Large-subunit ribosomal RNA, domain IV from a Bacteroidota bacterium, 324 nucleotides, folded computationally. The coordinates come from a structure-prediction model, not an experiment, and the mean pLDDT is 89. The organism belongs to Bacteroidota, within Bacteria. Its Rfam family is "Bacterial large subunit ribosomal RNA". Its family is annotated with ribosome and structural constituent of ribosome in the Gene Ontology.

Context: one part of a larger RNA
RNA sequence: CCGUGGCUAAGGAACUAGGCAAAAUUGUCCUGUAACUUCGGGAGAAAGGACGCCCCGCGAGGGGCCGCAGAGAAUUGGCCCAGGCGACUGUUUAUCAAAAACACAUGGCUCUGCUAAAUCGAAAGAUGACGUAUAGGGCCUGACACCUGCCCGGUGCCGGAAGGUUAAGAGGAGGGCUCAUCCCGCAAGGGAGAAGGUCUGAAUUGAAGCCCCGGUAAACGGCGGCCGUAACUAUAACGGUCCUAAGGUAGCGAAAUUCCUUGUCGGGUAAGUUCCGACCUGCACGAAUGGUGUAACGAUCUGGGCACUGUCUCAGCCACGAGC
Numbered sequence: 001c002c003g004u005g006g007c008u009a010a011g012g013a014a015c016u017a018g019g020c021a022a023a024a025u026u027g028u029c030c031u032g033u034a035a036c037u038u039c040g041g042g043a044g045a046a047a048g049g050a051c052g053c054c055c056c057g058c059g060a061g062g063g064g065c066c067g068c069a070g071a072g073a074a075u076u077g078g079c080c081c082a083g084g085c086g087a088c089u090g091u092u093u094a095u096c097a098a099a100a101a102c103a104c105a106u107g108g109c110u111c112u113g114c115u116a117a118a119u120c121g122a123a124a125g126a127u128g129a130c131g132u133a134u135a136g137g138g139c140c141u142g143a144c145a146c147c148u149g150c151c152c153g154g155u156g157c158c159g160g161a162a163g164g165u166u167a168a169g170a171g172g173a174g175g176g177c178u179c180a181u182c183c184c185g186c187a188a189g190g191g192a193g194a195a196g197g198u199c200u201g202a203a204u205u206g207a208a209g210c211c212c213c214g215g216u217a218a219a220c221g222g223c224g225g226c227c228g229u230a231a232c233u234a235u236a237a238c239g240g241u242c243c244u245a246a247g248g249u250a251g252c253g254a255a256a257u258u259c260c261u262u263g264u265c266g267g268g269u270a271a272g273u274u275c276c277g278a279c280c281u282g283c284a285c286g287a288a289u290g291g292u293g294u295a296a297c298g299a300u301c302u303g304g305g306c307a308c309u310g311u312c313u314c315a316g317c318c319a320c321g322a323g324c
Base pairs, nucleotide, nucleotide: 002321003320004319005318006317007316008315010313011312014311019308027051028050029049030048031047036041038143052065053064054063055062056061066070078306079305080304081303082302083301084300085298086297090102091101107140108139109138110137111136112135118127119126120125144293145292146291147290149223150222151221154220155219156216157215158214159213160212163211164210165209169205170204174200175199176198177197178196181192182191183190184189224242225241226240227239228238251285252282263279264278265277266276267275
């Protein structure tokens, strides 16, 4: 000097990003127990009291004794208030993340009539399922309560079939090559060209799809701007205008979302960029990519308080271990 334990005057979170760590609480019995609540809970709420040994007594109970201390050691909850998120028990990054992430019961959409859909497999076959729509697959949401608005123009999906477009195939007009033969030519050569063969090939015909017509948002998604107006001012229930598929409803709102911002007001503090309650000017909330609440729950996150303490003011001593 370091590590691990133990003790500490006065103070008691002044430490610190943060009470991290430590301390405190702790057992059993009795009394007692709030808001809130889904009436189950909350709850071991909180807050208090008792606890040894001996004698008498069946017991209830009464009397006595010792210590600083009787759950005499060890083991053995700290508690309360408020808020965010997630309903809950669960699951997870084996080896830096346990969470607000995943899952979940619930709700919805959608596919699937059985040789089901879906999935694995060149196939056979298998799973689904020895199941059968109260079943099985996919996607989203995520207990519960109250709810879930408008837009189908784009994309997707579903339906439609009149028209347009459209492949292979069908079709075969026409054309090319070959050439019997014929014609011209003295010849060389040139020309025409049946049948057959071969190459090519127009019109016409020709499905789905796409175009097109409808539907569909708990499908992917989207949900405006400017100007004016009331008998102080301010504001604008109201009006005008442009654009749109439609212009954000309820609820919530400086929020896990607010840039400006430590917004403004109120609360808490002597003092509060955090926190709680409001306001609404929502840079850039918003309704199953769910909205708003919510008892219970949480090794969750945030703020406050009581208790408690070497976290600190501020350091000291002791024990053991290590090094110098």